Molecule: FMN riboswitch aptamer (RFN element)
Organism: Rhodoluna sp.
RNA sequence: AAUGUUCUUCGGGGUCAGUGAAAAUCUGAGCCGGCGGUAAAGUCCGCGACCCGACGCAUCGAUGCUUUCAGAUCUUGAAGGCUCUAAACGAGGCGGCGGUUGAACUGGUGAAAUUCCAGUACCGACGGUUAAAGUCCGGAUGGGAGAAGAACCUG
Numbered sequence: 001a002a003u004g005u006u007c008u009u010c011g012g013g014g015u016c017a018g019u020g021a022a023a024a025u026c027u028g029a030g031c032c033g034g035c036g037g038u039a040a041a042g043u044c045c046g047c048g049a050c051c052c053g054a055c056g057c058a059u060c061g062a063u064g065c066u067u068u069c070a071g072a073u074c075u076u077g078a079a080g081g082c083u084c085u086a087a088a089c090g091a092g093g094c095g096g097c098g099g100u101u102g103a104a105c106u107g108g109u110g111a112a113a114u115u116c117c118a119g120u121a122c123c124g125a126c127g128g129u130u131a132a133a134g135u136c137c138g139g140a141u142g143g144g145a146g147a148a149g150a151a152c153c154u155g
Stems, first nucleotide, its partner, number of pairs: 004152007015029004030135002032124002034047004042122002051099003055095003059091003064082007104120005126138003
C1' cells in the first nucleotide's frame, strides 16, 4: 500500500396562532429534509425503508388428515399424533428476485453547478385520531442505504 476475515460504535428532522363543541389534521403564517454519486442536491442519477407479488428454506397452526375410546333419530363428543401418502390450507419469520414509489425552473459566476448565489416555485408512504396530518400518536429501544474505527491475515 492493496486485498480479505472478524469485531465495535454511529446511522431522520420539523409549531404557533385563529375559528370552532371538538382541529398541532381546516385557515393564516412558520418549520423540516436519510444514504452514495457529482462543483456543495428534499426536486438530477442511483440506493435504503414503507407497500405489493410470486419463489425457496425452516417454524407454528386448524374449520384439514389420522389413531384410540365413548355414543348411535340428529353424523356427535373427548384425548392424542401430524402438516404426510393431500391438485392440498392458513399465519408470521429469514433469504434473495421482481414490481411500485412525490416534487424546479429561470438568471448570474465559473473549466465544470437543475447542487453555489439571486429570484420565484413545488413535494412529502401506511394505520390511528370527538374535525380532514410532511410536522401529533403508532409499527420503531425496529430496520437500513451507508459512515467511522480496531484487531488479525497476506505482501